This is a predicted structure of a 90-nucleotide RNA (c-di-GMP-I riboswitch aptamer) from a Desulfuromonadales bacterium. Taxonomically the source falls in Desulfuromonadales (Bacteria, Pseudomonadati, Thermodesulfobacteriota, Desulfuromonadia). The coordinates come from a structure-prediction model, not an experiment, and the mean pLDDT is 84. Its Rfam family is "c-di-GMP-I riboswitch aptamer". Rfam's curators write: GEMM was predicted in a large-scale screen for bacterial structured RNA regulatory elements. The sequence is in RNAcentral, with records from Ribocentre.
RNA sequence: CUUUGCUCAGAGCAAUCCCCGGGAAACCGGGAGUCGCAGAGCCCCGAGGCUAAUUGGGGAUUCCCCCCAGAUGCCAGUCGAGCCGCCAAA
Numbered sequence: 001c002u003u004u005g006c007u008c009a010g011a012g013c014a015a016u017c018c019c020c021g022g023g024a025a026a027c028c029g030g031g032a033g034u035c036g037c038a039g040a041g042c043c044c045c046g047a048g049g050c051u052a053a054u055u056g057g058g059g060a061u062u063c064c065c066c067c068c069a070g071a072u073g074c075c076a077g078u079c080g081a082g083c084c085g086c087c088a089a090a
Stems, first nucleotide, its partner, number of pairs: 002090004012037002018031005035077001041083002045080003048075003055069005
């Protein structure tokens, strides 16, 4: 340096549920917790998925509602690319 993750060491992260907060929502942050994770570290560049406030279109109209489209929002614990990294073995 490459490959691999059977074994060793020291660590690390934390799904779902619940509580608090933010947000229109998707979802996010914190707490508690522990399904799992050898990159469950970082990054929306590509694919995919979620949401639809604002916006556009349509409907209803004494109501402030409904439907459709659409990321500029989100998902890195969906996959790929990229960046960085622990231990061991070969």